Large-subunit ribosomal RNA, domain I from a Bacilli bacterium, 541 nucleotides, folded computationally. The organism belongs to Bacilli, within Bacteria. Its mean pLDDT, the model's own confidence on a scale to 100, is 82. The full RNA is in RNAcentral, with records from ENA. Rfam family: Bacterial large subunit ribosomal RNA.
Context: one part of a larger RNA
RNA sequence: CGUACAGCGGAUGCCUUGGCACUAGAAGACGAUGAAGGACGCGAUUACCUGCGAAAAGCGACGGCGAGCUGGAUAUGAGCUUUGACCCGUUGAUAUCCGAAUGGGGAAACCCGGCGAGAGUAAUGUCUCGUCAUCCUAUCAGAAAACAAUAACUGAUAGAGAAGAAAGACCUGGGGAAUUGAAACAUCUUAGUACCCAGAGGAAAAGAAAGAAAAUCGAUUCCGUAAGUAGCGGCGAGCGAAAGCGGAACAGCCCAAACCAACCUUAGGGUUGGGGUUUAGGACCACAACAUGAGAUAUGAAAACGAUAGCUGAAUGGCCUGGGAAGGCCAGCGAUACAGGGUGAUAGCCCCGUAAGCGAAAUCCUUUUCAACUCUAGUGAGUUCCAGAGUACGGCGGAACACGAGAAAUUCUGUCGGAAGAUACGGAGACCACUCCGAAAGGCUAAAUACUAACUAGUGACCGAUAGUGAACCAGUACCGUGAGGGAAAGGCGAAAAGAACCCCGGGAGGGGAGUGAAAAGAUUCUGAAACUGUAUGCCU
Numbered sequence: 001c002g003u004a005c006a007g008c009g010g011a012u013g014c015c016u017u018g019g020c021a022c023u024a025g026a027a028g029a030c031g032a033u034g035a036a037g038g039a040c041g042c043g044a045u046u047a048c049c050u051g052c053g054a055a056a057a058g059c060g061a062c063g064g065c066g067a068g069c070u071g072g073a074u075a076u077g078a079g080c081u082u083u084g085a086c087c088c089g090u091u092g093a094u095a096u097c098c099g100a101a102u103g104g105g106g107a108a109a110c111c112c113g114g115c116g117a118g119a120g121u122a123a124u125g126u127c128u129c130g131u132c133a134u135c136c137u138a139u140c141a142g143a144a145a146a147c148a149a150u151a152a153c154u155g156a157u158a159g160a161g162a163a164g165a166a167a168g169a170c171c172u173g174g175g176g177a178a179u180u181g182a183a184a185c186a187u188c189u190u191a192g193u194a195c196c197c198a199g200a201g202g203a204a205a206a207g208a209a210a211g212a213a214a215a216u217c218g219a220u221u222c223c224g225u226a227a228g229u230a231g232c233g234g235c236g237a238g239c240g241a242a243a244g245c246g247g248a249a250c251a252g253c254c255c256a257a258a259c260c261a262a263c264c265u266u267a268g269g270g271u272u273g274g275g276g277u278u279u280a281g282g283a284c285c286a287c288a289a290c291a292u293g294a295g296a297u298a299u300g301a302a303a304a305c306g307a308u309a310g311c312u313g314a315a316u317g318g319c320c321u322g323g324g325a326a327g328g329c330c331a332g333c334g335a336u337a338c339a340g341g342g343u344g345a346u347a348g349c350c351c352c353g354u355a356a357g358c359g360a361a362a363u364c365c366u367u368u369u370c371a372a373c374u375c376u377a378g379u380g381a382g383u384u385c386c387a388g389a390g391u392a393c394g395g396c397g398g399a400a401c402a403c404g405a406g407a408a409a410u411u412c413u414g415u416c417g418g419a420a421g422a423u424a425c426g427g428a429g430a431c432c433a434c435u436c437c438g439a440a441a442g443g444c445u446a447a448a449u450a451c452u453a454a455c456u457a458g459u460g461a462c463c464g465a466u467a468g469u470g471a472a473c474c475a476g477u478a479c480c481g482u483g484a485g486g487g488a489a490a491g492g493c494g495a496a497a498a499g500a501a502c503c504c505c506g507g508g509a510g511g512g513g514a515g516u517g518a519a520a521a522g523a524u525u526c527u528g529a530a531a532c533u534g535u536a537u538g539c540c541u
Base pairs, nucleotide, nucleotide: 001538002537003536004535005534006533007532013526014492015491018463019462020460021459022458023457024456025455027452028451030164037098038097039096040053041052042051044076045075048072049071059092060091061090062089063088064087068080069079070078103112104111105110113132114131115130116129117128118127119126134162135161136159137158138157139156140155141154142153170201171199172198173197174196175195181188185234211217212216221248222247223246224245225244231239232238252444253443254442255388259274260273261272262271263270264269279422281386282385283384285380286379287378293375294374295373297372299371300370301369302368303367304366306364307363308362310358311357312356316331317330318329319328320327332349333348334338340352341351342350393417394416395415396414397413398412399411400410403429425438426437427436428435479486480485499525502513503512504511505510
């Protein structure tokens, strides 16, 4: 060096209980009636997981199912069950201690109390049940500052009022970087991004023109286009619209005021009800009328669809090979079912299912109808009255608008000023005129839109155990760190344990027989590569 046979090792192949990315539906729950999350317990025997809570792997009721059952998880023992167990669903009961944690305290799962009622004791100690935090809202009471009165204050009563959690998601608001780019850097950019805080909902926000615009359109939102256009910009890097058009979806309303009435009044007015709600409007006055429609719904009733258990569900035999038939051969059958999975190899007809059809005592969602409730009307005249004030707007300083102060309109406001009142006011990108458009300084509003932790059903030119989640396995575990935090490795016997009785060597481990099995595949268990190690042998030096 080669060959053979072993060992070690765990690559490769095959597999998949786990992941990843999506689709559709449904949902976006919870919590002082104590949540989320935990601690400690509960079993005949019980370390862990799961389940449950001193009524403790469970109790009641109502449904479903139909022969076995006492979880993973064997075993022994003891039991349950056609008087229907176990299991599944709905609804109740119980639900220790901690935790918003709320009687006070506290180093979470512990300590110590008050009041009321009860148990027990000779009595005290002790035990059981209930109750006792704070804030808010409503009502009531007390009472000091000379009197009266009224805030603050104190107290009582009442309230399924608030708090806390979450899905590293989506939304709104308040704050708000830097790395970076500009080939340096300061305006600028990154970016109103990351991050922090507050708050809400199943969506949020926006929203019924003091609009857009050039002749008309007619709330908002979202998508496409307009368009990388108009513009902005150390006119650098870069930033970057809107109208319009085409679609998705469509829905409009309520107050304040004038005026009237009632009540109260500190004489200023206030409260409640009616009225009224937008452009030539409303009040007021005159005429007409007592209807017609609409509803975005706390509530009640009825019905229907659906959800939460389930049920029915077609059709095959023989021979051959083999350990085993679903394979091969021969001959059949079903199909609104040849999706898929399992079964000793590859099964439409063996099993579970699938197509199709059926089903609810109980709880819930949605829809419809009815009830209830809420809202809703015309014509004319033009005298008077009303139509949101420290507001609009202006100066200064900032910010938002694609728009960096610019010719800079529009929007917001820290500060100083500060109008008008429908013959008035705002806008149409400085400003003025004209012409049009509109009704600010109050509020509500589904749908189209955003997201996906959890649920159901499914899909994949996605992974297949160094991959795919960090985690296919008792993983956010073991372990590391004072802590914030970091964070693994680890899948496969066989169709079935049939998991090797018995004998021999040995202290055992282990091995040899025997036996099981298709095969030892022998539990360090499928396959079992290479590096590496050894034994035997051949050759070369």